[in-house]
This record gives sequence, C1' cells and structure tokens, in this order.
RNA sequence: AGUGAAGGUAGAGGUGCGGACUUUAAGAGUAAGGACCCGGAGAACAAUGAGAUUCUUUGAGGGGUACUGAAAGGGAAGUCUGCCGAAGCCGGGAAAGCCUCAUUGCUUUUUUGGCUGGUCUUGCAUUGAAUAAAUGCCCGACUGUCAAGAUCUUUGAUCUUGGAGAGCUAUCUCACUG
Repeated sequence: AGUGAAGGUAGAGGUGCGGACUUUAAGAGUAAGGACCCGGAGAACAAUGAGAUUCUUUGAGGGGUACUGAAAGGGAAGUCUGCCGAAGCCGGGAAAGCCUCAUUGCUUUUUUGGCUGGUCUUGCAUUGAAUAAAUGCCCGACUGUCAAGAUCUUUGAUCUUGGAGAGCUAUCUCACUG
C1' cells in the first nucleotide's frame, strides 16, 4: 500500500422511520338509555352448528314519536423520546384471550422464512362511518448511495444505464499478500 471478514465503533439520505403524552376536527345527534304507542315470541353473546348462562306474555326481537346522549380504532397540530432494517408487509410454528366444544376469524406476545434504499401522486383491491387515513400491487416522478460508460471547466461536475440496506462513508482490530 492492497485484499478479506454478515468483525467493532461512529455517521449520511429527509415532507426520513417508530413510540408516548396533551389539545382538537370528524365519528354523531350515530350507538345506547329510560318514557309513550304499534306489535305478539323470541332475543343476547365475532360467523356457522351444538351446548351453557341471562332476559322475556309483569311483553322479547322489530317499528314509530319526542327527550337525554357517548366511545374506540384511524386523522390533524404541538411537545418529549428511541432510532437509520430505522420500520412496514406477507407466510409458517407456539402460547394466551374473545362464555364452552369444533371449524374459521380477530387481538396480544414470541419465534422463523421471504419482500421493500427512501418519499410522493394516479389507478385497482382490502380495512374503515368516510371522498380521511393505512396496507398491498402496477405505472410514473423526485431523491440518496455504489458500479460501469460518456463528456467537461478533470483530485470535481453533468448525463445515461444498472444494482440493493447482509448496502454506502469514515475509522479501528485481526489475518494474508507485495
């Protein structure tokens, strides 16, 4: 000086990624509650089937009238905080929960495999009260990084193409080569 290592440490991308708290719009004059009227046998509990429990002819479910009247998830703003596979999504396994059992579904924790560098918009699909928002897919745009090529005013800049974060930059250690 160079090479190698999924080694160590510290960093960069930017409307960068999460978490907590406070305020607030919407949810919504909705759900629900009791009162009155109609009605006349069922109803509640994630879906289906079976069971258990509870309510119900002292009137269920349902409908109507007026009155009272929420909340959650998600959104916006602010503050604090953890970080740069930050984080998100899909699939498999295990445990717990949703009255019990079976199938499914949902929520939380954990483990494992795969995809995505990041942001934004349209379209489609799912969730959702929603035209908000989130997630996924396709196309496109912007941007960072590395490689190759070309040009120039050449220790750098611009453009084109391509790759992926197990990446990139800096530095340290170890090993090897000259």